The RNA shown here (Glycine riboswitch aptamer) has 104 nucleotides.
Model confidence (mean pLDDT): 77 of 100.
The model forms 86% of the base pairs in the Rfam consensus.
[in-house]
């Protein structure tokens, strides 16, 4: 100081699933609504988080080809969580800028 590599920051891009019932408010001198906000109840999604755990790897215990743990990952499983019209979240991935690491 370049190549890498590394958390951040800023823009872009970024999928799925009911605009599902219902019932209170928003609503008022009386009615009756659109929307919106929240409690319930079906019924769905996995890509914010969170959980699981395979191989391998290695302790015991047995002496058979096992048993019992400890470690282990994900765009896979779950679906607490969050989300099912738009907004908006959004793993992820792209591009800038700067900030550290590190050969020499």
């Nucleotide at each position: 100081c370049a190549c890498u590599u590394u958390a951040u920051a800023u823009c872009u891009g970024g999928a799925g699933a009911g605009u599902g019932g219902u019932c209170u408010g928003u609503a008022a001198u009386a009615c009756g609504c659109a929307g919106c906000a929240g409690g319930c109840c079906c019924a769905c999604c996995g890509a914010a988080g969170g959980a699981g755990a395979a191989a391998g790897c290695u302790g015991c215990c047995g002496a058979u080809u096992g048993g019992c743990g400890g470690u282990c990952a994900a765009g896979c499983u779950c679906u607490c969580a969050g989300g099912u019209u738009a907004c908006g979240u959004g793993a992820c991935a792209g591009a800038u800028g700067g900030g550290g690491a590190c050969a020499c």
It matches the Rfam family "Glycine riboswitch aptamer". Rfam links the family to the GO term glycine biosynthetic process.